[in-house]
Molecule: Bacterial large signal recognition particle RNA
Organism: soil metagenome
RNA sequence: CCGUGCUAGGCGGGGAGGUAGCGGCGCCCUGUAUCCGCAAUCCGCUCUAGCGGGGCCGAAUCCCCUCCCGAGGGGCGCGGCCCCUGGGCCAGCGCGUCGAUCGCCGGCGUUGAUGGUCGGGUCCCGCGCGAUGAAGGCCCGCGAACCAGGUCAGAUCCGGAAGGAAGCAGCCUUAAGCGGUCACCUCCAGGCGCUGCGGGGUCGCUCGAUCCGGAGCCGGUGACCGACGGACAGCCCCCAGGGACGGCUUCGACGGAGGGUGCACGG
Numbered sequence: 001c002c003g004u005g006c007u008a009g010g011c012g013g014g015g016a017g018g019u020a021g022c023g024g025c026g027c028c029c030u031g032u033a034u035c036c037g038c039a040a041u042c043c044g045c046u047c048u049a050g051c052g053g054g055g056c057c058g059a060a061u062c063c064c065c066u067c068c069c070g071a072g073g074g075g076c077g078c079g080g081c082c083c084c085u086g087g088g089c090c091a092g093c094g095c096g097u098c099g100a101u102c103g104c105c106g107g108c109g110u111u112g113a114u115g116g117u118c119g120g121g122u123c124c125c126g127c128g129c130g131a132u133g134a135a136g137g138c139c140c141g142c143g144a145a146c147c148a149g150g151u152c153a154g155a156u157c158c159g160g161a162a163g164g165a166a167g168c169a170g171c172c173u174u175a176a177g178c179g180g181u182c183a184c185c186u187c188c189a190g191g192c193g194c195u196g197c198g199g200g201g202u203c204g205c206u207c208g209a210u211c212c213g214g215a216g217c218c219g220g221u222g223a224c225c226g227a228c229g230g231a232c233a234g235c236c237c238c239c240a241g242g243g244a245c246g247g248c249u250u251c252g253a254c255g256g257a258g259g260g261u262g263c264a265c266g267g
Stems, first nucleotide, its partner, number of pairs: 001267006009057003012030004020046005034054005063260006072251005078246002081243002085240001086238003092235002095229005101223008115212002117209006123200005128194003132189002135186003139180004148173004156165003
């Protein structure tokens, strides 16, 4: 140095969590690297740290150590920024409403603005008139076996006769009552109406005047100032939480570089 057979060892690793600690099933990141059974209200161990039973590789590309790189994860009451949740908000800004001043735009205005005076309306009360509704009357019609009237057939009564009397049915007209109707009359009612009359009242709005007076008035919008408001929170303040980025720190896969490491036999 080569061959053969073995042994150590290997057949994934890491993070967080859990645990007195270690490993595992589970989750996450890498990556492809055996099989069966046990296992998160846990399973098995004790610094030699999964247990039990099989299989394969096997002294080096594969095992061990050191260094480099670095995916990814964890921590920080570290930094400023952003978002969300909760709380605070005297005062102030913003916001809402109102007002004054100024600017701009538009409309009206010497064919007379704002304003003033006078007289009205809108408002209240009383009266009046009308409409509407209800009731009654008037009018028309129906309407009484007898206890309404007129006329009273038949029949009855009085009388010597002439004549007279009461009077049912029928017919006619009416009472009580029933029904109808345009208009008319009376009375009552009120969230009806006014070319009506009288009284009251004057904050606002509105109409008018051969009135006074003589240049502004109205609307929108912007700036600025002031007042009011709030169970406002947008600005602002505080606490807690979260996110990405940065910083510090911790663990660290894959990969790379270097180094190290058996036994026996034979040639």